[in-house]
Order: sequence, then structure tokens, then C1' cells
RNA sequence: AUCUGUGGUCCAGAGGUAUGAUUGCCGCCUGCCACGCGGUAGACCCGGGUUCGAUUCCCGGCGGAU
Repeated sequence: AUCUGUGGUCCAGAGGUAUGAUUGCCGCCUGCCACGCGGUAGACCCGGGUUCGAUUCCCGGCGGAU
């Protein structure tokens, strides 16, 4: 100097409260396990600014990568 920060993990999202996978739990299935199916739990790094409204835009801080 540039890029980046989102559930336990990986990731999408780009002004109107967040997507999917995986994982955990419950149920169905099965003689049992696994697979499969359904349900459920779980997140926007921190502070400020702009805005009716910020995860999204701006500034600073902190952490990470080059």
C1' cells in the first nucleotide's frame, strides 16, 4: 500500500434484519447401524458518521492475508 472480517466450520448477500452447505439436537425410515427424508438451534469484529432504515455506504480502531 492493497485485499479481507457473517452461526462451531466453510460460504452467499450489497440499503428494508441474512443464503446454502456442514455440524448439534428431535422425529420418520430400518430388526440395529449407516444412508435417505422432515423439523429445529445457531452469525453480520468494535466505535462513530450518513440515512426513515446500514451486514451493505463513509471514517477510525483492532485482527488476518499479500
Model confidence (mean pLDDT): 82 of 100. The RNA shown here (transfer RNA) has 66 nucleotides and comes from Kickxella alabastrina. Lineage of the source: Eukaryota > Opisthokonta > Fungi > Kickxellales > Kickxella.